[in-house]
RNA sequence: AGAGUUUGAUCCUGGCUCAGGACGAACGCUGGCGGCGUGCUUAACACAUGCAAGUCACGGGGGCCCGCAAGGGUAACCGGCGAACGGGUGCGUAACACGUGAGCAACCUGCCAUUCACAGGGGGAUAGCCGGCCCAACGGCCGGGUAAUACCGCAUACGCUCUUCUGCCGGCAUCGGUGGGGGAGGAAACCUCCGGGGGUGAAUGAGGGGCUCGCGGCCUAUCAGCUAGUUGGUGGGGUCACGGCCUACCAAGGCGAUGACGGGUAGCUGGUCUGAGAGGAUGGCCAGCCACAUUGGGACUGAGAUACGGCCCAGACUCCUACGGGAGGCAGCAGUGGGGAAUAUUGCGCAAUGGCCGCAAGGCUGACGCAGCGACGCCGCGUGGGGGAUGACGCAUUUCGGUGUGUAAACCCCUGUUGCUCGGGACGAACCGCCCCUUUUGAGGGGUUUGACGGUACCGGGUGAGGAAGCACCGGCUAACUCCGUGCCAGCAGCCGCGGUAAUACGGAGGGUGCGAGCGUUGUCCGGAAUCACUGGGCGUAAAGGGCGCGUAGGCGGUCUGCUAAGCGUGUGGUGAAAGCCCGGGGCUCAACCCCGGGUCGGCCAUGCGAACUGGCGGACUGGAGCACUGUAGAGGCAGGUGGAAUUCCGGGUGUAGCGGUGGAAUGCGUAGAGAUCCGGAAGAACACCGGGGGCGAAGGCGGCUGCUGGGCAGUAGCUGACGCUGAGGCGCGACAGCGUGGGGAGCAAACAGGAUUAGAUACCCUGGUAGUCCACGCCGUAAACGAUGGGGACUAGGUGCUUGGGGGAACGACCCCCUGGGUGCCGGCGCCAACGCAUUAAGUCCCCCGCCUGGGGAGUACGGCCGCAAGGCUGAAACUCAAAGGAAUUGACGGGGGCCCGCACAAGCGGUGGAGCAUGUGGUUUAAUUCGACGCAACGCGAAGAACCUUACCCAGACUUGACAUGGCCGUGAUUGCCUUUGGAAACAGGGGCGUCUCUUCGGAGCACGGUCACAGGUGCUGCAUGGCUGUCGUCAGCUCGUGUCGUGAGAUGUUGGGUUAAGUCCCGCAACGAGCGCAACCCUUGCCCUUAGUUACCAGCGAGUCAAGUCGGGGACUCUAGGGGGACUGCCGGUGCCAAACCGGAGGAAGGUGGGGACGACGUCAAGUCAUCAUGGUCCUUACGUCUGGGGCUACACACGUGCUACAAUGGCGGUGACAGUGGGAAGCCAGGUCGCGAGGCCGAGCCGAUCCUGAAAAGCCGUCUCAGUUCAGAUCGCAUUCUGCAACUCGGAUGCGUGAAGGUGGAAUCGCUAGUAAUCGCGCAUCAGCAUGGCGCGGUGAAUACGUUCCCGGGCCUUGUACACACCGCCCGUCACACCAUGGGAGUUGGUUUCACCCUAAGCCGGUUGGCUAACCGCAAGGAGGCCGCCGACCACGGUAGGGUCAGCGACUGGGGUGAAGUCGUAACAAGGUAGCCGUAGGGGAACCUGCGGCUGGAUCACCUCCUU
Repeated sequence: AGAGUUUGAUCCUGGCUCAGGACGAACGCUGGCGGCGUGCUUAACACAUGCAAGUCACGGGGGCCCGCAAGGGUAACCGGCGAACGGGUGCGUAACACGUGAGCAACCUGCCAUUCACAGGGGGAUAGCCGGCCCAACGGCCGGGUAAUACCGCAUACGCUCUUCUGCCGGCAUCGGUGGGGGAGGAAACCUCCGGGGGUGAAUGAGGGGCUCGCGGCCUAUCAGCUAGUUGGUGGGGUCACGGCCUACCAAGGCGAUGACGGGUAGCUGGUCUGAGAGGAUGGCCAGCCACAUUGGGACUGAGAUACGGCCCAGACUCCUACGGGAGGCAGCAGUGGGGAAUAUUGCGCAAUGGCCGCAAGGCUGACGCAGCGACGCCGCGUGGGGGAUGACGCAUUUCGGUGUGUAAACCCCUGUUGCUCGGGACGAACCGCCCCUUUUGAGGGGUUUGACGGUACCGGGUGAGGAAGCACCGGCUAACUCCGUGCCAGCAGCCGCGGUAAUACGGAGGGUGCGAGCGUUGUCCGGAAUCACUGGGCGUAAAGGGCGCGUAGGCGGUCUGCUAAGCGUGUGGUGAAAGCCCGGGGCUCAACCCCGGGUCGGCCAUGCGAACUGGCGGACUGGAGCACUGUAGAGGCAGGUGGAAUUCCGGGUGUAGCGGUGGAAUGCGUAGAGAUCCGGAAGAACACCGGGGGCGAAGGCGGCUGCUGGGCAGUAGCUGACGCUGAGGCGCGACAGCGUGGGGAGCAAACAGGAUUAGAUACCCUGGUAGUCCACGCCGUAAACGAUGGGGACUAGGUGCUUGGGGGAACGACCCCCUGGGUGCCGGCGCCAACGCAUUAAGUCCCCCGCCUGGGGAGUACGGCCGCAAGGCUGAAACUCAAAGGAAUUGACGGGGGCCCGCACAAGCGGUGGAGCAUGUGGUUUAAUUCGACGCAACGCGAAGAACCUUACCCAGACUUGACAUGGCCGUGAUUGCCUUUGGAAACAGGGGCGUCUCUUCGGAGCACGGUCACAGGUGCUGCAUGGCUGUCGUCAGCUCGUGUCGUGAGAUGUUGGGUUAAGUCCCGCAACGAGCGCAACCCUUGCCCUUAGUUACCAGCGAGUCAAGUCGGGGACUCUAGGGGGACUGCCGGUGCCAAACCGGAGGAAGGUGGGGACGACGUCAAGUCAUCAUGGUCCUUACGUCUGGGGCUACACACGUGCUACAAUGGCGGUGACAGUGGGAAGCCAGGUCGCGAGGCCGAGCCGAUCCUGAAAAGCCGUCUCAGUUCAGAUCGCAUUCUGCAACUCGGAUGCGUGAAGGUGGAAUCGCUAGUAAUCGCGCAUCAGCAUGGCGCGGUGAAUACGUUCCCGGGCCUUGUACACACCGCCCGUCACACCAUGGGAGUUGGUUUCACCCUAAGCCGGUUGGCUAACCGCAAGGAGGCCGCCGACCACGGUAGGGUCAGCGACUGGGGUGAAGUCGUAACAAGGUAGCCGUAGGGGAACCUGCGGCUGGAUCACCUCCUU
C1' cells in the first nucleotide's frame, strides 16, 4: 500500500466482499509449565447461611469474677467518637449531571495545625439496678432509688453576634476592608497509671463541602410552537448561604428555526480501541465526579445524611405466629436459585498498606494483602541438541523407470530447561512495646520481638530424552497439489462461485502452507471506505440544479483614510489530578509487570504588546448599483372593439346518380335529390402570405388590426454615493389535462357506437360522436416545466452568420469597408472531461450565496402532517430482497434501417419432383430379434463399391473358459506342425481307435509344437460433451491476420476506410501509415492448335506382294494415333472511354481472347457439426462372460408417413424390319472368338489373349412398314406355370428366361428441384463391389437445345454506414395480468399492555402553621401562677390509591391491499431495430393484461427530401 466482483472486451460511476488491528467475550477441536493481569456485558430478578462497623474502662455509677487489701478482669447500661468514610451498582438522569475555566463582595466545615483568651459557682433528672406486672415472640408497663466529660440556670468575656454613633482606605453594581465609642446577647468538664489526655470562646490555615456562571460533548422537525410560579418587581418566610427556593400582592412577561417544547437513547470524564492524521467507535478493570440502595414518600440525629448493613409511613413480595401480632431488604464478601452463548471459593490473614476507636497496649476492618478456580488476555519457557543414506520399512503416487514423506526414523554421541524426587531456604519487618546509648526534650541510634502468603519463590543434589502438539487452511483474492470416492446427489461457500463421470472448490487420504499451547469459528468496533469528503467528493448524459421570479432572516461584500482592538499574531503568568501514553533510567534471570525522572496532555483563563488582514465606529471617493435626459427594436402584458379568408350549418337556384372513404373495403350520406356548382344568410374558432435555428419575456409562454401599459438596449456623463450579490422560511407567477358555477359550441375530439383488419383486436385504419377544446369568475400547481447545465461577479486565442443600437471612412447614399455595445447561432484553440463533448452564451480558471445527491429494487409507496371541492399535490420512511443497477465508448451480431455489389438468388427458359406402379432409404409400428450409427440446409439409393450361410455387431438354442488371436514365466509331453477313421450330435463340441514319428547338440539341453498352470488375452460394451486422425458445412465466399509506426487513458482504431476497377483485399490513385503472412490468381493435371522426337501390338499416303474380302504381308515414318519434349495467349497490338492510372468497350491477327473449357487445390474460423462401429486412443465397465465357437432365425416384418429414384401415362410414340458410326475401361478360379444344342436364359465342345496384338462390344438418331387416340399393338405392376445360372444351400430371402396374366396410371393440389453450352434434355456403354444379385454409385462417349429485359422482390453472401436495452449475439432480449408456494409489510371492527398528561376525589407518615383540650423535673415567682416543653386537636402541603377523559408507543387481530422471491405454468407482445402505430413525460378517460386513445410537452427518434447554417 491494496485486491475480488457489473462487460465479449474497455474506461468511468457505484455498491457489495476480503486481507489488518482490537475484545470483560462465547462456541468447536486440542492442551506441558510459570509470571502478571482479568472474570454476570443478561434479571437494578429473588435470596438460605456466615461474615462485611465498631471502639473507648484515662467520663460515670452499678453488676459479676479473682484477690485479705491495693488492685485486676469482664462489658450490659448512661456517656464520647465513629457509623455521611471505606465497599457495591448504573436504575434514573440530556441535567450546571459531567468536563474545563472562572466567580461567591452570598457561604459552611467535626477531627488536625498555629495563635490569643478562659475553665468560677450551683441545680434537677435518668438508664443500669431493685420490686411488681403483661407477653408465643418482638418487646413493654408501673413503682423505688443513683452517677457523670449526660442535661439545665447563674457568673465572667470585649477577641464573637446584633444594634447605634463616628474616622480612614478601597472597589466589580448590590458593596468590601479597617479603627474608635455606647448599648444588648453569648462559654466551659473534667479524668489520670502524674508521663499525660480532654474542655470553652475567638482568629487563621490546611483539607473537605455548598452555591453561581462562560464554554464543550447523542439521535429525531414524520415533535413547531412552549410557558401560570410561568418572566420580573415589592413585602415577608426559609436556608450555612444567593435565588420563585416558598408565600401574598403588582406588572405581562419569558423561551424558540443558532431548534424552544416533545419523543427516543444514555451515567459523565481521565482514558481505551482504531486511524498517517483529521476523525470514528467506546467508557469493562484502575482513577475523579454524579446518581441509586426492594418500589414510592418523609423527616429526625448530626460538623456533615435527607443516611446501602438508621428511623417513620404506604405498596409489592418473603418469612415467623399461640392468629392477638411481629420480622425482613446481598447493586458489601463468599454462596444459592433463576435468566443466559457466558463469567470464579460459602478459602487464609490482619504479617504489610490504609481506615475507625483508644493516652497506649490493643480491638475491629470480606477495605486490603494473599491463596483457590477458568489458556479469558498479555508475556516468558519447554516438548530436546549434534551426527546419521542402502535415501530402510510403512504410506502415497507413478509415464512402472521412479518420485515424495526424508536426516525424518532406526542407530551413535551429547545436554539437562521443565516435570518428578531429596536437601537448603528468603526479601517483603519497619514499627509498637521493653532494654541500652545519644539528645538543641521535637527526636535519633543499637538490641530484642512480630509473616497470612509458606517450607512458597529461589539455590543445590539425584533421575532421565525419559512425561509434554495441536489447530486451521491449500480454485482466485491468499502462502500451500495430487490420488481416490461422489455425480447439480451428498455437500461447500467471506465475495466471485464450485458439484450434472477425469472436481487442485464436496468427503477421505498422502503431501504441502500458516500459526503454535494454542488454532479456528461467531459476534462487535475502527480501518481499508476519498462510501457523508474539515483535512478530502460531487450534481449536462452515471444518484444529484428547486418549474420561474420577488424578497425576509442569514452568509458574503468596491477604493482611500483616521480611531478601535472583538477576530488574528506574539510574550508572560495560572490551570490542564493521579494513573495512562512517549522518551530516558532502574527492579523482578528476560519479557509481560512494577518503580523513578522528564515530556506530552492538542484546551481554557488572565495579562502586556502589535495593527497588515477581517470586524466595529467615523470621514471621504466613483469604477459596483441606481437616477436623469435623448433615442431605439420587439408575437412582452392587459382591455374593448373591429377585419377578411376558410370550415360547417340553414334558405334558394342549376343539375343527376352517385358521394365519401381505404392498402383494399365496409359502416355512413344520397332519387324525400346527395356530392358538384351559384347566390344569400347564421355561428363559432383560428389568424394564410410576411414568417426566418427571426424577435420579446424570469419561467410557463407570446403571432390579423386598434387603445392602454411593463421591461430591455444604446448614446450623453448631469445627479446619488456601496445604496450591492445571494437568498433558508415566506409571497407571487406557473403549458396541458382536470374540477366548480354560468355562458358558448363551427371545426377537432378522450369516452362511446358502428365498419374493417386479425387467431383474437377492448388498438393502429374508416364512418359517426359526447365531455373537453372557447369566454367569465374561482380552484388545481403538475410536465422530458430541458440547455436534462441555479444566480451574481472577474479573468482566459480566434473565425463566421443572424438580430438590434452607436460612431467613422468613401463629397451624398439604401450599397461597401472599418471601429464599438446588447442579444442570438455555428465552427474551433488552450484548458477541462470517464468518454461523448464543452469551449468569452464554459462543462475552462477563481470568489460569494442558495438548492440537491450518497448502490439497485421495495417507492416517490406506506404511515403521520400540511394543502385541495375532488382528482390529487408537497413532505417522505422501514421491513424484506439483489451483486449488482448504471454512464460513455469499442468490437461484433442483428434490424419488417440506409447505400453499393455478387450468386441458376429471382426473373427469362428447358426438363423434373409432389399424383400412379415399382425399387431403395428413413420414420413409425410390429417382433424373440427386426443390430448400430446418420436428423433442417449440411440425416433419409447416407456408412453399405453387393445382408440367402458367411458378412453380423441382433435374437433363440447348444457349447468353450489362458480362451478364436499376441507375448512371457514355470511344469509336463515329445508323436515336428499332422493324417486316416469311428460314436453321439444340427453343428460346434465331447469321447474312442489307428498311422506317422523332426532339426541341432558339448547328450545336460536348445529350437519348435502340444497339454497343464500363472501373468494375461478378448469386448462392434459406454463416453465423438475426455481425444487424435479423417470428413461435412458456410464457401472457391473474398476474406482473415501480423510486425513496426501513429492515434486513443483503454477496449480498440489506423493499415483493410475513401475514389475508380475486378471473378477476386484483382489492380490503380489517394491517404499516418509502411511493409508482410495465410487466402485470390499463377505454378500441377486434363482438354482444344502447332512443332519436334520416337514408331509396336497403333497407322497406311506413295512403292511392292496378296485375298472373295481384309494393313493380311514386305515395307514406310507422311497422316491418324500413341506418349515424351517444346511452342502458343501476354490486354502483347490498334481505336475509343477513363482527370492520371488501373481498367473497360470494340477491332485485327489467331486453333484458342481477356481466368479459353474442366479438374485437383478449401484462408482465420463457425456449427461441443459427424465418426470410440474404419483405425488409433484417455477414462470407465464385463472376465465360465458384455469374451469365443456353432446351428437356426433376424437385419428382407407392414395399417401407415416422408425422401431419393426407375418405368410410364404414349404418335417427337409403340411394334416389326433394315442396320452404319464411339469412347472410357475390364479380362487367368478371368474375358471368351468360333462351332454346336436350346424359342430363350443358357448348356456342351473349344482357338486366342496376362493383352494399342486376343476377347468383351453398341444404342438413340436415320430409313422402310404398320398401329390412329383407345386404358390401346400405350404402360408394365401383380399373380400362375415351366425353366436356367451362381452357390454346401435360393423356403423365409437371389438373378435371369419362356409362356400366360395384365393393375394403377390419360402429365399430376398446395408446394418444390436442377440447369446458362457441348450445358439441359435424351441415348446407350464400361467399371468397382461381387460366387450370384444394380432402377444405386463412379466413369465414358453419341445426338444435342431454349433463355437471361433486368436486380424491384424471395434466399444466401461481401463492403461501408446507422440504431440497439442483443453478446448463448433476433431461434436474442423482455413487459404486465392470472394460477401455485414462501417471506416481510400497509389498512382493519376491535382487543391487550407500556408510557404520559389534565381535572376532580381520598389522604398515611411527616415537617410547618394554629390552638379554646390534656400532661409537665431544672428557669422566674413567697405562693397562686407564669415562661418553656410534650401530647392531643384543627389547617396547609403531600406519596400511594380512586373516578372520568386525552396524547403517544408497542403486541395480537377475521378480512383485505399491494410488494418481494421462486424450478417454472397460463394469456398475450407493450419496450429494445423505424421493435413493425417512433418512444417517453404530465394529465384524463377506457380496457383480461401488458397497454390504448385524447390534449400539451420533450428528443433521450430511425429514414428520405427540402430549407438554413458551417466546413472544404

Small-subunit ribosomal RNA from an uncultured bacterium, 1512 nucleotides, folded computationally. Its Rfam family is "Bacterial small subunit ribosomal RNA".